[in-house]
RNA sequence: CGGUGAGGUAGAGGUGCAUGUAAAAUGAGUAAUCAGUUAGAGUUUGACAAACGGUGAAAAUUGGUGAAAGGGUUACAUGCCGAAGCGUAAUAAAAGUCAUACUAUUACUGCUGGGUUGUCUUUGAAGAAGAGGCAAACUGUCAUGCUGCAUAUGCAUGGGGAACUACUGAUCGA
Numbered sequence: 001c002g003g004u005g006a007g008g009u010a011g012a013g014g015u016g017c018a019u020g021u022a023a024a025a026u027g028a029g030u031a032a033u034c035a036g037u038u039a040g041a042g043u044u045u046g047a048c049a050a051a052c053g054g055u056g057a058a059a060a061u062u063g064g065u066g067a068a069a070g071g072g073u074u075a076c077a078u079g080c081c082g083a084a085g086c087g088u089a090a091u092a093a094a095a096g097u098c099a100u101a102c103u104a105u106u107a108c109u110g111c112u113g114g115g116u117u118g119u120c121u122u123u124g125a126a127g128a129a130g131a132g133g134c135a136a137a138c139u140g141u142c143a144u145g146c147u148g149c150a151u152a153u154g155c156a157u158g159g160g161g162a163a164c165u166a167c168u169g170a171u172c173g174a
Stems, first nucleotide, its partner, number of pairs: 001173004007168005014081001016080008032065007042052002046098003084112003087108006113139002116136008141159006
């Protein structure tokens, strides 16, 4: 001087991601419960057990009392940029038992750059919202090519976050 980029540090994307707290709504005049009428044997569970029930079950109806959880919005705060989410597998906990489901942890270097819109499936009280699949354009970054005085900008094609940029530092060659 040139090449490569192990490791470390710091950054950028933007309706960016996640968590917590508070308030008001929604949930809902629902669930549940009390009294009455009709009614006459079941109710409850994914299945069983247990419990309740002719001292009146379920169901329907009238009147009275009347929630909660999850999810979302707003505001504030915190941690960040594989932020995070999803999938598979294993383990643990809890409720009467088993299973499913839920919750938590770990592994897979499994998938996804990011948000938006539409559609299908699913969760949900829900025409809110979440998760997943697909599609569309947008956006960020890198590579190649063109434009351009130019290193700016713009256009086209393609790749993907274990990425990209900067510094440091490691290593190779002369």
Predicted 3D model of a 174-nucleotide RNA (Lysine riboswitch aptamer) from Oceanobacillus limi. The sequence was found by an Rfam model in a public genome assembly. Lineage of the source: Bacteria > Bacillati > Bacilli > Caryophanales > Oceanobacillus. The model forms 96% of the base pairs in the Rfam consensus.